[in-house]
RNA sequence: UCAGCGGGCCGGGCGGCCGCUCCGGGCUUUUGGCCCGGAGAGGAAAGUCCGGCUCCGCGGGCAGGGUGCCAGGUAACGCCUGGGCGGCGUGAGCCGACGGAAAGUGCCACAGAAACAUACCGCCCUUCCGGGCUCGCCCUGGAAGGGCAAGGGUGAAAUGGUGCGGUAAGAGCGCACCGGCGUCGUGGCAACACGGCGGCCGGGCAAACCCCACCCGGAGCAAGGCCAAAUAGGGGAGGAGAGCGCCCGGCUCGUUACGACUCCCGGGUUGGCCGCUAGAGCGGCGCAGCGAUGCGUCGCCCAGAGAGAUGGCCGCCAUCCUUCCCUCGGGAAGGAGACAGAAUCCGGCUUACAGGCCCGCUGGACCC
RNA sequence: GCCCCCAUAGCUCAGAUGAAUAGAGCGGCCCCGUUGCGAGGGGACAGGCCGUCGGUUUAAAUCCGACUGGGGGCA
Numbered sequence: 001u002c003a004g005c006g007g008g009c010c011g012g013g014c015g016g017c018c019g020c021u022c023c024g025g026g027c028u029u030u031u032g033g034c035c036c037g038g039a040g041a042g043g044a045a046a047g048u049c050c051g052g053c054u055c056c057g058c059g060g061g062c063a064g065g066g067u068g069c070c071a072g073g074u075a076a077c078g079c080c081u082g083g084g085c086g087g088c089g090u091g092a093g094c095c096g097a098c099g100g101a102a103a104g105u106g107c108c109a110c111a112g113a114a115a116c117a118u119a120c121c122g123c124c125c126u127u128c129c130g131g132g133c134u135c136g137c138c139c140u141g142g143a144a145g146g147g148c149a150a151g152g153g154u155g156a157a158a159u160g161g162u163g164c165g166g167u168a169a170g171a172g173c174g175c176a177c178c179g180g181c182g183u184c185g186u187g188g189c190a191a192c193a194c195g196g197c198g199g200c201c202g203g204g205c206a207a208a209c210c211c212c213a214c215c216c217g218g219a220g221c222a223a224g225g226c227c228a229a230a231u232a233g234g235g236g237a238g239g240a241g242a243g244c245g246c247c248c249g250g251c252u253c254g255u256u257a258c259g260a261c262u263c264c265c266g267g268g269u270u271g272g273c274c275g276c277u278a279g280a281g282c283g284g285c286g287c288a289g290c291g292a293u294g295c296g297u298c299g300c301c302c303a304g305a306g307a308g309a310u311g312g313c314c315g316c317c318a319u320c321c322u323u324c325c326c327u328c329g330g331g332a333a334g335g336a337g338a339c340a341g342a343a344u345c346c347g348g349c350u351u352a353c354a355g356g357c358c359c360g361c362u363g364g365a366c367c368c
Numbered sequence: 369g370c371c372c373c374c375a376u377a378g379c380u381c382a383g384a385u386g387a388a389u390a391g392a393g394c395g396g397c398c399c400c401g402u403u404g405c406g407a408g409g410g411g412a413c414a415g416g417c418c419g420u421c422g423g424u425u426u427a428a429a430u431c432c433g434a435c436u437g438g439g440g441g442c443a
Base pairs, nucleotide, nucleotide: 001364002363003362004361005360006359007358008357009356010355012317013316014315015314016313017312018311020040021039022038023037024036025035026034027033028032042339046350047349049348050347051346052345053220054219055218056217057255058254059253060252061251062250064216065215066214067213068212069083070082071081072080073079084098085096086095087094088093099211100210104209105208106205107204108203117159120152121151122148123147124146125145126144127143128142129141130140131139132138133136160178161177162176163175164174165173179201180200181198182197183196184195185194186193187192224274225273226272227271234265235264236263237262238261244259245258270443281300282299283298284297285296286295287294288293319336320335321334322333323332324331325330369442370441371440372439373438374437375436378394379393380392381391387426396413397411398410399409400408419435420434421433422432423431
């Protein structure tokens, strides 16, 4: 200097004017108004994909759903960290729904002989019937019986691969190396790795059913609870504890905790409070750990509405782009600045995003 | 705000158990018919990258994930 990899961060700044919401104080003509002071969007506030959270009386079974290498972290997770294995890259590094196909069922279109038990062409042997001549343990055609899976061909995929031996021809039939499987040993918490032995060689698909391991009941802050207000207690159905109802918001069984009333429809009320804004919170330092993270300590308070505020205009500066001027250092004019916007909150994931900054690392070229 | 569902030809819908040439009705086009138009009849006539992107698989409209655009319900 060029190309790239990983991580972290910012996402314009200052000022003026006019507005908006909430809180505190004061005044007032008090469901309000005015004045002063303070606070006021994000890294994703988004998608609602997971996990917490809240309520539904308790316990089981079935159905259904989810996750899926190993270990750890966490309140928990489908998240994160570290490791293993596989793939990609020269490399820094990146990616992986990554349990089981030797439990069972199913599927594998077309093509092909055969898609999981098979032989179309072919190769080979025996017997028989022919043909040829150079009459040989020769060449060649056909039929029958048998052996083989090497080669051809089909296909996405054809029963381990390559080589040598072997054989009538062949074949793990034998051997060497490689791959897989089983088993034993060593190392490791484990996934797994390495080594020995055994020819054991048994296609693919589980984001098909399924099997295995673990987890999951359901609904969602419009969950749920309290107060006030309202009213005609209107209509329908069911009901006395060996029973009925309700209930586990899919189905079902049990229990007797619950009930004197319960459920449905209709009518009325449509206001306030809690949930709900101090929290698995943020920042600094120290310790433990490879790390995620945990522990300790100090400091800070950081939107909180309830039809829903956080906006608009102007000026200057900074950044970038274009054009022009020029005393080569600047100046002038015009333009650009994303994705998006809290409404129950938190931890993650995913998706969108103009432009810019910092740190570490890799490969190449050049110079010293 | 929360929870569900859907997307296939111009329109309304099938197909969803992975292998079909992706079908049906209406509409369009061509022919017959008529003086002409319509109704009617005939057609082996066209029209689809199955919302988009990615993944699993030999193979995806169908299975899985992420997005986009619609629709519905809930005090």